[in-house]
Context: one part of a larger RNA
Molecule: small-subunit ribosomal RNA, central domain
Organism: metagenome
RNA sequence: CUGGGCGUAAAGAGGACGUAGGCGGCUUUUCAAGUCGGAUGUGAAAUUUCCCGGCUCAACCGGGACGAGUCAUUCGAUACUGUUGGGCUAGAGGAUAGCAGGGGGAGACGGAAUUCCCGGUGUAGUGGUGGAAUACGUAGAUACCGGGAGGAACACCAGAGGCGAAGGCGGUCUCCAAGGCUAUUUCUGACGCUGAGGUCCGAAAGCGUGGGUAGCAAACAGACUUAGAUACUCUGGUAGUCCACGCUGUAAACGAUGGACACUAGGUAUAGGGAGCAUCGACCCUCUUUGUGCCGAAGCUAACGCCCUAAGUGUCCCGCCUGGGGACUACGGCCGCAAGGCUAAAACUC
Repeated sequence: CUGGGCGUAAAGAGGACGUAGGCGGCUUUUCAAGUCGGAUGUGAAAUUUCCCGGCUCAACCGGGACGAGUCAUUCGAUACUGUUGGGCUAGAGGAUAGCAGGGGGAGACGGAAUUCCCGGUGUAGUGGUGGAAUACGUAGAUACCGGGAGGAACACCAGAGGCGAAGGCGGUCUCCAAGGCUAUUUCUGACGCUGAGGUCCGAAAGCGUGGGUAGCAAACAGACUUAGAUACUCUGGUAGUCCACGCUGUAAACGAUGGACACUAGGUAUAGGGAGCAUCGACCCUCUUUGUGCCGAAGCUAACGCCCUAAGUGUCCCGCCUGGGGACUACGGCCGCAAGGCUAAAACUC
């Protein structure tokens, strides 16, 4: 040294695809690299351990044995791992027939509402607040009716519901390509899992160029409140919010829970599919499968709680943690137009 951990104490990378690597189903064959055994050689002595002996004992000293990271050569063994060849179908994938979906991209269209403009009716207020004021209005507002413009978002349906790897996705229709589920056989025959680097995706805000701007609204201006009020409240209001292309690459990017596979009581609800039974038919009933929730046994947990969607029982692979502060920092490097991001210390201090 062979360690303990990662829902909330420090710790799961925001997510995916995939290179190297690691790991890998059933059966048979070859070889014998790993593995196991024998022999030979080597592994200096001292030291350590055990046995025996010598100094009156001991320390000390002498002799013997074991041991020693082990290694090399050689001869064997072949269960397991590996290797070579063959076979299989339970993993994985393809075909066929169906099903559900706010999954993605492009285009077109629709109605409600807000605002603005024009015309009409009409007259003194409107608006706003806890109460007010700023503000708007006799140059005719607010209110009501008709017409028009433009931008953004899609009430009800809507659900603890659906889809997506995550971010996320909600009016209607069309087009384009994608993923999932179900059923039956059929086809390929381990083609698999994970994944350091790498590549791609990645809310909001922000940045660049060009457009657009109805509403909302950082900044800003004014009004209130107040001791003050760089706020809360109110009246305005510019970036921005929207579109196209490019950048940024971060979030309490959360289930604060990495991925895959297998196993381990039940109950209940809900979404998609299938089979049976039944029926005129829908439902109901029995069973099954894929998701999404709640409750809960064993088990686990410091407790809270988790509990077939595990935080239970196991295997494989990756990422990460190692007292608090200093510090999601400095320096250096890489990336970025910038803002900044990624990587990441120490002194000192408790």